[in-house]
This is a predicted structure of a 101-nucleotide RNA (SAM riboswitch aptamer (S box leader)). The prediction has a mean pLDDT of 82. The sequence was found by an Rfam model in a public genome assembly.
RNA sequence: AUCUUAUUAAGAGUGGUGGAGGGAAUAGGCCCUGUGAAGCCCGGCAACCAGCAGACCAUUGUAUGGUGCUAAUUCCUACAGCAUAAGCUGAGAAAUAAGAC
Numbered sequence: 001a002u003c004u005u006a007u008u009a010a011g012a013g014u015g016g017u018g019g020a021g022g023g024a025a026u027a028g029g030c031c032c033u034g035u036g037a038a039g040c041c042c043g044g045c046a047a048c049c050a051g052c053a054g055a056c057c058a059u060u061g062u063a064u065g066g067u068g069c070u071a072a073u074u075c076c077u078a079c080a081g082c083a084u085a086a087g088c089u090g091a092g093a094a095a096u097a098a099g100a101c
Stems, first nucleotide, its partner, number of pairs: 002100007013042001015041003021032003026078004043070003048066003051062003074093001079090004
């Protein structure tokens, strides 16, 4: 990198550092940001995998390790169906985890 499966409406800082961008990519929109962006550190959240404890085939707890996440539904739309429309549903794409090659 590719493939498979699962999840994506909840949750998480008035901290330190840093200095101007950020919200995946393209396009459109809409936002965040010197009342301090990204990144890094710390803190926190969650519970996918492993561990541990309980339970005994039904699934619980914990948070030690591996990840992940920490504005807005994955910020919204792009394709299809339904709808007069607002909109709804699904697909696609993306992200994350575990596994396969």